Two RNAs folded together computationally: RNase P RNA and transfer RNA, 412 nucleotides in total. It holds a member of the Rfam family "Bacterial RNase P class A". The family's RNA type in Rfam is ribozyme.

RNA sequence: AGCCCGCCGGACGGCCGCAGCCGCAAGGCUGAGGAAAGUCCGGACUCCAAAGGGCAGGGUGCUGGAUAACUUCCAGGCGGGGCGACCCGACGGAAAGUGCAGCAGAGAGCAGACCGCCGAUGGCCCGGACCGGGCACAGGCAAGGGUGAAACGGUGGUGUAAGAGACCACCAGCGCAGCGGGCGACCGCCGCGGCUGGCAAACCCCACUCGGAGCAAGGCCAAGCAGGGACGCGGUGGCCCGCCGGUCAAGUCCCGGGUAGGCCGCAUGAGCGCUGCGGAAACGCCGCGCCAAGAUGGAUGGCCGUCCUCGACAGAAUCCGGCUUACAGGCGGGCU
RNA sequence: GGGCCGUUAGCUCAAUUGGCAGAGCAAGGGACUCUUAAUCCCUAGGUUGGAGGUUCGAUUCCUCCACGGCUCACCA
Numbered sequence: 001a002g003c004c005c006g007c008c009g010g011a012c013g014g015c016c017g018c019a020g021c022c023g024c025a026a027g028g029c030u031g032a033g034g035a036a037a038g039u040c041c042g043g044a045c046u047c048c049a050a051a052g053g054g055c056a057g058g059g060u061g062c063u064g065g066a067u068a069a070c071u072u073c074c075a076g077g078c079g080g081g082g083c084g085a086c087c088c089g090a091c092g093g094a095a096a097g098u099g100c101a102g103c104a105g106a107g108a109g110c111a112g113a114c115c116g117c118c119g120a121u122g123g124c125c126c127g128g129a130c131c132g133g134g135c136a137c138a139g140g141c142a143a144g145g146g147u148g149a150a151a152c153g154g155u156g157g158u159g160u161a162a163g164a165g166a167c168c169a170c171c172a173g174c175g176c177a178g179c180g181g182g183c184g185a186c187c188g189c190c191g192c193g194g195c196u197g198g199c200a201a202a203c204c205c206c207a208c209u210c211g212g213a214g215c216a217a218g219g220c221c222a223a224g225c226a227g228g229g230a231c232g233c234g235g236u237g238g239c240c241c242g243c244c245g246g247u248c249a250a251g252u253c254c255c256g257g258g259u260a261g262g263c264c265g266c267a268u269g270a271g272c273g274c275u276g277c278g279g280a281a282a283c284g285c286c287g288c289g290c291c292a293a294g295a296u297g298g299a300u301g302g303c304c305g306u307c308c309u310c311g312a313c314a315g316a317a318u319c320c321g322g323c324u325u326a327c328a329g330g331c332g333g334g335c336u
Numbered sequence: 337g338g339g340c341c342g343u344u345a346g347c348u349c350a351a352u353u354g355g356c357a358g359a360g361c362a363a364g365g366g367a368c369u370c371u372u373a374a375u376c377c378c379u380a381g382g383u384u385g386g387a388g389g390u391u392c393g394a395u396u397c398c399u400c401c402a403c404g405g406c407u408c409a410c411c412a
Stems, first nucleotide, its partner, number of pairs: 001336008010307007018031005033313001037324002040322005045214004053244003057210005062076005077091001078089004092205002097203002099199002114145002116141003121138002123135005153171006172196001174193003178189004218264004227255005236249004258411001271290004276285003339406005346361004354392001363379005385401005
């Protein structure tokens, strides 16, 4: 000067006040976050419900491991960036098929001739029979130049009229075989082959996977009013987002009226802390200890004193594991 | 708290990853008219909410962020 990881993110005391729980009472205990945020993933739990089959649709996409699970995490492989520590990757398949590449350019995958190159063969012309010279019509070429993001592998040669993987040597890529290392993705050595576009965050193919809603889910109690209509007892309605299929039920839908109250769900959790063991790590196991908010017009405020980093982003609403975003200042560890 | 939808000219709305981002209203100018209105013609007005990624190329495909809107309680 950088890279990676972890932690704090105001504290202590007194007085008054607030919410929950315990207590007859006095009083006691506890009381917003690392992101409580966005609602981006995954679940737990509840109901449909007595259960999920197929199609369609959605999700993931290198390998191994961790986890309740995940698009998360750990460790590797391959590719890329960086001097390096490290960082990034939507990372299966383009010989299953379909499709796209505007403008430019001859031509964008059974391609192609604008500028050009050739003059062997056919043709035309000149000289003078052999022979020589010229033209570039027919014909041949795609190596050079140009256009473009990208032009049908690259370099060097052989060969040819001129060329061209047409052929040869080496190289890059692809495919196949053998040997070795690895659980594996892959890596290394060596041989053969043909000559070889890109895009799948294009449709698609392959492998694995997915029922739907959500605590305002879902239950209990009390109070109160006013019912009416349509379809229907099994192809009417519900369940699955849709379809098929299945299954349940006398209900389902629309209009109108009343109620907006109380209780449960509600915090003991895939919980937290510490030692030890296993593991490279993520993490797991045993033991010991702890109980850290549960509001519902929505609880944390006011005053004083001291310290101090002089105070950023910012307040739980069913609960967890992550991801992403915001963040003044401070501390610790490792590495280049 | 949960779920869903939207963002393009001053306003209301279109647009399949391929020339150029369009239409109407409003605004300005001109024509017509004694004048105005109506009508006709012309003109200007755009970081497509922001940042990044895929692709040769993005309003459109993907990821994250910002802003705005709607609905959803219990009993019957």